[in-house]
Context: one part of a larger RNA
């Protein structure tokens, strides 16, 4: 110089405390270890592996296992012989299918020196070669995760040390911030920080159809006239600078209170991730070095499997009910799709208001089974969603521990989109209703700077 302390100082962070909601128990989805299996294909392992690659495993996927074929190959490039466009139809054998074998028709490429001469396609044969989700992420690129949107991490020149080095970056205030101010053997720079970008809040101008309707007519209905004020729509511009006032502070930075304003001290959220660190994750996303296979570790089919199940663990969804459940009545969005479309179409539920149950395993709860349909699709046995009847299981709020969350958040509440033929309680996204609490910084966890110990590198 680090790095470590159950050494010290200052400081931050839903880290604790103060609140609300959950996880652990229960039934079920999900993914994971175990175990089972011919195969349950492989990868992720504290945090930062477990609804994770997988934005969708019935076949396909698919990489796995059986079982049947192929062997210059499903795919590229070249050589030598044969045939021809290339595409599509028909029917028949053997097969699970792939293949394999026979066969009808329909149509007939371009250039041309007319010479199978060129391009093209196909089929044979012989080799270079093709393939490999085989291995090594401890041989790589690349791309990501994390510590962490944490405030750090550095050079040039000077000066000090014999040197490792040190000084700048320490101190004194301050800030979210090495962010500013003062100081100061330093002077100055650069990679973070902020800013600049994107959206959301307010105003204004410019434009009025598909949008909107104060005023005048009209209509069942902004339906039509007629209008562009408001709504909104979409491109520009303004608007927040501690800009102003007061107190504090060193006459600094900055703090604190005020005004005015749609917003006030980073207005709110994204995007932006420094030197580095975990030989951290991937060779199954691609790309690559070595190594391995080459009638198989490669290629093709069908069936299985990846969906098995004494059990163990994450993560969720429904619940246990009266702040509720059934029943009827009945408003109100917003992203976003849909080939085009502000025209048309998909479009809430919670909430509200009547009535009923009246404390029970119940008119809570809805697993399980049995049976009858629809849908998708070649095909729902293994192994799909979805309904109707009938069954009605555990569950009466949860041990030890454990997790989110500080404002339009937490909680509830429904809507949408990707990928998808079908199929979410997953992801990613919208909006409805909408809390409580934070005294503080002693403690438990990360962190940052300064000192100070070491027998640590």
């Nucleotide at each position: 110089u680090g790095a470590c302390g159950g050494g010290g100082g200052c400081c931050c962070g839903c880290a604790c405390a103060a609140g609300c909601g959950g996880u652990g128990g229960a039934g079920c989805a999900u993914g994971u270890g175990g175990u089972u299996u011919a195969a349950u294909u492989c990868g992720a392992a504290g945090c930062a592996a477990c609804g994770c690659g997988c934005a969708g495993a019935a076949c396909c996927u698919u990489a796995c296992c059986a079982a049947c074929c192929c062997u210059u190959g499903a795919c590229a490039u070249g050589g030598g012989c044969g045939u021809c466009g290339c595409g599509g139809u028909c029917u028949c054998c053997c097969g699970a299918g792939a293949g394999g074998g026979a066969u009808u028709c329909c149509u007939u490429c371009a250039g041309u020196u007319c010479g199978g001469c060129u391009g093209g396609a196909c089929g044979c044969c012989a080799c270079a070669c093709a393939g490999g989700u085989g291995c090594u992420g401890c041989a790589u690129g690349g791309c990501u995760g994390u510590c962490g949107u944490c405030a750090g991490c550095u050079c040039g020149u000077g000066u000090c040390g014999u040197g490792a080095g040190a000084u700048g970056u320490u101190c004194g205030g301050u800030u979210a911030a090495g962010u500013c101010c003062g100081g100061c053997a330093a002077c100055g720079a650069g990679c973070g920080c902020a800013a600049c970008c994107c959206a959301c809040a307010c105003u204004c101008u410019u434009a009025g159809u598909u949008g909107c309707c104060a005023g005048c007519a009209u209509u069942c209905a902004g339906u039509u006239g007629g209008g562009c004020a408001c709504u909104c729509u979409a491109a520009g511009a303004g608007a927040a600078c501690u800009g102003c006032c007061g107190a504090u502070g060193a006459u600094a930075a900055g703090u604190c209170g005020g005004a005015g304003g749609a917003a006030g001290g980073u207005g709110u959220g994204g995007a932006u991730g420094a030197c580095g660190u975990c030989a951290a994750g991937u060779c199954c996303u691609c790309a690559u070095g070595g190594c391995c296979c080459u009638u198989a570790c490669g290629g093709g089919u069908u069936g299985g499997g990846c969906u098995a199940c004494a059990c163990a663990c994450g993560u969720g969804c429904u619940a246990c009910a009266a702040u509720g459940g059934c029943a009827g009545u009945g408003a109100c969005a917003a992203u976003g799709g849909g080939u085009u479309a502000a025209u048309c179409c998909c479009c809430a539920a919670a909430a509200a208001c009547u009535g009923u149950c009246u404390c029970a395993g119940u008119u809570c709860g809805g697993a399980u089974u049995g049976u009858c349909c629809u849908c998708u699709g070649c095909a729902a046995c293994u192994c799909g969603a979805g309904g109707g009847c009938a069954u009605g299981a555990a569950g009466u709020c949860g041990g030890a521990a454990u997790c989110g969350c500080u404002a339009g958040u937490a909680a509830u509440c429904g809507c949408g989109u990707a990928a998808c033929a079908g199929c979410a309680u997953g992801a990613c996204g919208c909006g409805g209703u909408g809390a409580a609490u934070a005294c503080g910084u002693u403690c438990c966890c990360g962190g940052g700077c300064c000192u100070u110990g070491u027998a640590c590198a």